This is a predicted structure of a 77-nucleotide RNA (transfer RNA) from a Promethearchaeota archaeon. It was read from a public genome assembly.

Parts: sequence; C1' cells; structure tokens
RNA sequence: ACGGGCGUAGUUUAAUCUGGUAAGAAUUAUGGUCUCAUAAGUCAUGGAUUGUGGUUCAAAUCCACACGCCCGUACCA
Repeated sequence: ACGGGCGUAGUUUAAUCUGGUAAGAAUUAUGGUCUCAUAAGUCAUGGAUUGUGGUUCAAAUCCACACGCCCGUACCA
C1' cells in the first nucleotide's frame, strides 16, 4: 500500500442477518441485609452502542467518511 473482519457498561457478551417495547445478561464497583466479625448468599443503586454526516416517521442495526484494533498479501530493511 491492497484485501477482509471487528469496534456495545471497568471486563466478557446478547440484540445487527429481516431497522420498531425504556439496549438485556454475567462479572466488577458502591450501599444495605445476614454474621461476634469476615467471606458466601441476598436486596438495591450507578455505569455503555468509537466519532461525524446521511437515509428514514424511527438507526446499535442501513450508507459514506474518519479513527482505532486484528488477519492475510505485497513492498522496504
């Protein structure tokens, strides 16, 4: 440089194909409960669609560009 894939809570992920209910779950964090105390259990709370633009009544989902990551090929050394 070319081709392909990916980007969603702190972390791991569902929903994307076929656009449509307040973006769900696990884990983590904080607080409560339990306990002599801690842990485990249990209850509650907070936390997210990489960015910009476009299409649409409606975008995590479709399109374009940008950014970042991964794989392959090529090139240089």
Its Rfam family is "tRNA". Rfam classes the family as a transfer RNA.